[in-house]
A computed fold for a 98-nucleotide RNA from a rhizosphere metagenome, annotated as c-di-GMP-I riboswitch aptamer. The prediction has a mean pLDDT of 78. RNAcentral holds the sequence, with entries from MGnify. The model forms 95% of the base pairs in the Rfam consensus.

RNA sequence: GACAAGGGCACACCCGCUCGAAAGACGGGGCCGCAAAGCCGACGGGGCUACAGCGCGAGGUCGCAAUUCAGUCGCGCCAUGCCGGCCGGGUUGCCGAA
Numbered sequence: 001g002a003c004a005a006g007g008g009c010a011c012a013c014c015c016g017c018u019c020g021a022a023a024g025a026c027g028g029g030g031c032c033g034c035a036a037a038g039c040c041g042a043c044g045g046g047g048c049u050a051c052a053g054c055g056c057g058a059g060g061u062c063g064c065a066a067u068u069c070a071g072u073c074g075c076g077c078c079a080u081g082c083c084g085g086c087c088g089g090g091u092u093g094c095c096g097a098a
Stems, first nucleotide, its partner, number of pairs: 001095001008034002013029004018025002032085001038091003043088003046083003053077006
C1' cells in the first nucleotide's frame, strides 16, 4: 500500500473482597479506532499524578506571658511514580494486486 485473503490489537463505558496514596495498571466484557495500536521509556519532547520530602500558613499542648517544637489541617513546589491509543526516534515483522 488494493473496497484482496487469512489473522491480530482493543477507545469510551460497565464489572471485579486484584494492585496502588494518586495518576494509573491488571483480569472479564466491550469494539471507537489501529498497517506496526508489535517491541524499546536507561532515546528526545509532551501530558497526568504527588505518598514521602521540602517550603509557607492556620491551628494547637504547657504556661502569667512570649518564643520554640510534635501530631493535625490547608496551600505551593517536586518524579524517583505513571501514559506510550500525544508526537517524533530506534528495532523486528505477516499478506501482497496494479